[in-house]
RNA sequence: AUGGUUGAAGUGCUGAAUUCCUGUCUGCUUUCUUGGACAGGAUACGGGGGAACCAAUUCAUGGGGUGAAUCCGGAAAUUAUUUCCGGUAGGGCUAAUUCCUUUCGGCCCGAAUCCGUCAGCUAACCUCGGAAGCUUUGAAGGGAAGGAUG
Repeated sequence: AUGGUUGAAGUGCUGAAUUCCUGUCUGCUUUCUUGGACAGGAUACGGGGGAACCAAUUCAUGGGGUGAAUCCGGAAAUUAUUUCCGGUAGGGCUAAUUCCUUUCGGCCCGAAUCCGUCAGCUAACCUCGGAAGCUUUGAAGGGAAGGAUG
């Protein structure tokens, strides 16, 4: 000097999942204060059910929801299911004034789960969620705003 790995902080990202109040416990502390966890109540935001009209209307394999996560091919094991590999509809990041967006290049995901024979759309109405998990930054453009001062 370069590369890799790990940790901390900050910042930012996926997602609807953000913010506030009260109480209990607890760490720090002389006190005040304040951090964290848990419980309850609310909330930005998000989902489901549910008329008319419209749509649909046959048979079999049941069907449906959240979500980007659908589909295809191959191999192995075994005994009808599992595992692995390669792709793919589709989706995300690539920030350092803020936001949106295009192209090229680069890096990733392409899961999981719920309802229980039942649900098209859908005003009124009813009902549910309001988590969890992470730490990337290369280049060339376009657009919109915001803030401060007078």

Description:
This is a predicted structure of a 150-nucleotide RNA (c-di-AMP riboswitch aptamer (ydaO/yuaA leader)) from Thermoclostridium caenicola. The coordinates come from a structure-prediction model, not an experiment, and the mean pLDDT is 76. The source organism's lineage runs through Bacteria, Bacillota, Eubacteriales, Oscillospiraceae and Thermoclostridium. The model forms 91% of the base pairs in the Rfam consensus. The sequence was found by an Rfam model in a public genome assembly.